[in-house]
RNA sequence: UUUCUAUUAAGAGAGGUGGAGGGACUGGCCCGUCGAAACCUCGGCAACAUAAUGUGCCAAUUCCAGCAAGCAUUGCUUGAAAGAUAGAAA
Numbered sequence: 001u002u003u004c005u006a007u008u009a010a011g012a013g014a015g016g017u018g019g020a021g022g023g024a025c026u027g028g029c030c031c032g033u034c035g036a037a038a039c040c041u042c043g044g045c046a047a048c049a050u051a052a053u054g055u056g057c058c059a060a061u062u063c064c065a066g067c068a069a070g071c072a073u074u075g076c077u078u079g080a081a082a083g084a085u086a087g088a089a090a
Base pairs, nucleotide, nucleotide: 001090002089003088004087005086006085007084008083013042014041015040016039017038021031022030023029025066026065027064028063043058044057045056047055048054049053062082067079068078069077070076071075
């Protein structure tokens, strides 16, 4: 990296360094100098494998939509796709 399987409406943040971005992509919308990303420390949450550890996560449903169907009049519902995480295999 690819394939398969499972989950994806729940849950859980403070401090230090840093100094303008971030929320996968596109559109929208939102977060951010009352301090973004990243790194470090400590803490927490939940699941998978394992057996005590490894991985993941800690704004908003995966922030919402993207494709299709149904209903209904430009909104609702359902399913898929895409993405993410874990495990197994190549």